[in-house]
RNA sequence: UACUUAUCCAGAAAGACCGAGGGAAAGGCCCUGCGAAGUCUUAGCAACCUGUAUCGCCAAGAUAAAAGGUGCUAAUUCCUGCUUUGUUUAAUUGCAAAGACAGAUAAGCU
Numbered sequence: 001u002a003c004u005u006a007u008c009c010a011g012a013a014a015g016a017c018c019g020a021g022g023g024a025a026a027g028g029c030c031c032u033g034c035g036a037a038g039u040c041u042u043a044g045c046a047a048c049c050u051g052u053a054u055c056g057c058c059a060a061g062a063u064a065a066a067a068g069g070u071g072c073u074a075a076u077u078c079c080u081g082c083u084u085u086g087u088u089u090a091a092u093u094g095c096a097a098a099g100a101c102a103g104a105u106a107a108g109c110u
Base pairs, nucleotide, nucleotide: 003108004107005106006105007104008103013042014041015040016039017038021031022030023029026080027079028078043073044072045071048069049068050067052064053063054062055061077102082099083098084097085096086095087094
C1' cells in the first nucleotide's frame, strides 16, 4: 500500500509550549485569539487484540477486571451526495426506511 472480516445513534479533558487554522474529500453547517492544528505531560473512556479470573463437557462461548499492544476523549462517521422502496409535490419537491459508495478503528493477510 492493497485485500478480508468486525464495529461505527454509547462513552471519556485538563495543563504547558506554540500561534491560525480545523472538522478526510465536494456542498452545507459548525468549532476556533475565552486559543485551531501540532508537540509534550498527566488524566480518562472503551474493550478490538494478547494475557488474567470465574462459569462452561474446561471446547465453542459468556461474564468480570483493565496488566500489556492499539484506538479514542465537539457535534451520530456533524449532516448530505449514489441506488431502491414507500409516501408526497408543479418538480428527485419534501419526508421516511433499507442498501451501496467513501471514510475511521481493530485484527488478519500481502
SAM riboswitch aptamer (S box leader) from Mucilaginibacter sp. 44-25, 110 nucleotides, folded computationally. The coordinates come from a structure-prediction model, not an experiment, and the mean pLDDT is 85. Rfam family: SAM riboswitch aptamer (S box leader). Gene Ontology term of the family: regulation of gene expression.